[in-house]
Context: one part of a larger RNA
RNA sequence: CUGGGCGUAAAGCGCGUGCAGGUGGCUAAUUAAGUUGGAUGUGAAAUCCCUGGGCUUAACCUAGGAACUGCAUUCAAAACUGGUUGGCUAGAGUAGAGUAGAGGGAAGUGGAAUUUCCGGUGUAGCGGUGAAAUGCGUAGAUAUCGGAAGGAACACCAGUGGCGAAGGCGGCUUCCUGGACUCAUACUGACACUCAGACGCGAAAGCGUGGGGAGCAAACAGGAUUAGAUACCCUGGUAGUCCACGCUGUAAACGAUGAGAACUAGAGGUUGGGACGAUUAAGUCUUUGUCUCGAAGCUAACGCGAUAAGUUCUCCGCCUGGGGAGUACGGUCGCAAGAUUAAAACUC
Numbered sequence: 001c002u003g004g005g006c007g008u009a010a011a012g013c014g015c016g017u018g019c020a021g022g023u024g025g026c027u028a029a030u031u032a033a034g035u036u037g038g039a040u041g042u043g044a045a046a047u048c049c050c051u052g053g054g055c056u057u058a059a060c061c062u063a064g065g066a067a068c069u070g071c072a073u074u075c076a077a078a079a080c081u082g083g084u085u086g087g088c089u090a091g092a093g094u095a096g097a098g099u100a101g102a103g104g105g106a107a108g109u110g111g112a113a114u115u116u117c118c119g120g121u122g123u124a125g126c127g128g129u130g131a132a133a134u135g136c137g138u139a140g141a142u143a144u145c146g147g148a149a150g151g152a153a154c155a156c157c158a159g160u161g162g163c164g165a166a167g168g169c170g171g172c173u174u175c176c177u178g179g180a181c182u183c184a185u186a187c188u189g190a191c192a193c194u195c196a197g198a199c200g201c202g203a204a205a206g207c208g209u210g211g212g213g214a215g216c217a218a219a220c221a222g223g224a225u226u227a228g229a230u231a232c233c234c235u236g237g238u239a240g241u242c243c244a245c246g247c248u249g250u251a252a253a254c255g256a257u258g259a260g261a262a263c264u265a266g267a268g269g270u271u272g273g274g275a276c277g278a279u280u281a282a283g284u285c286u287u288u289g290u291c292u293c294g295a296a297g298c299u300a301a302c303g304c305g306a307u308a309a310g311u312u313c314u315c316c317g318c319c320u321g322g323g324g325a326g327u328a329c330g331g332u333c334g335c336a337a338g339a340u341u342a343a344a345a346c347u348c
Base pairs, nucleotide, nucleotide: 004319005318006317007302008301012316014201015200016199017198021194022193023192025088026087027086028085029084030083031082033081034080035077036076037075038074039073040072041071042070049065050064051063052062053061054060091191092188093187094186095185096183097182098181099180103177104176105175106174107173108172109171110154115149116148117147118146119145120144121143125136126135162169163168206247207246208245209244210243211242215241216240220236221235222234223233258315259314260313261312262311263310266293267292268291269290270289272287273286274285275284276283297304298303321348322347323346330341331340332339333338
């Protein structure tokens, strides 16, 4: 390379938008690029193969044939693929009426709680632990009542509930805004799928500038524990956590399972919609998500099982023994931290 694979053995890019490329529904006509057949020319000789001949045989030499799986020209064929021209509606999309939702952005606002401050009551303890101590407290703490300030997070509702491409999203109100689902018609007429590169989004931590800072809390300090204790426990506590703008671009970014399409037993729960049912009920049917079990089938097993890891098709990404190593060097990106691309020697 041909292959074989990618839930857990190596292997699905964190997720999307999408150019090039690859692939592409039904039908008619046409074309003849791919495709198929014939003919002609060519495909040097030697070699290889077959049938003979010559050295006693063989190797070897030699004659003829076949072959040279190819290329060019030409004549045909028209099923399939492609091209061109028409048509269609089952894919895709648009219009209409509704529905559900922590989908996103901005502004405003509410109560509980913690903390601090002020005032009242009140007196000797409080706090903390396995037990203590550090710590706080007669300069009046803890407790309790009233008031004020400020920041952050939103109990109950809450649910293998919902929404989102993923990351993720949860008090309430308003404004702006994306998507999904359902129903019945009308319209466009293949407009589709995937996608190298590219572009965008992307938890936490971290970085830059400026704010903010209640609680929590890396670092740090002290107290304990211990043989030691640079920990676990306790008392404190700074970055940070929060906001605005910019950067970083990584995670066990997980369903460890790429996207799209078709087909293949059932049963039960649940979200949203529709139909029937008496319009409200039980229930039945249908559809969209989601969860549990399970037939066939698959799997090394575990398990998966219409949300497939079953049976197939299209396109992309990735893997190829362990270590060295996701490292070095170089390139690109970044303020840095670092990210990305990515070896080899050597070794087992």
The prediction has a mean pLDDT of 87. Predicted 3D model of a 348-nucleotide part of an RNA (small-subunit ribosomal RNA, central domain) from a metagenome.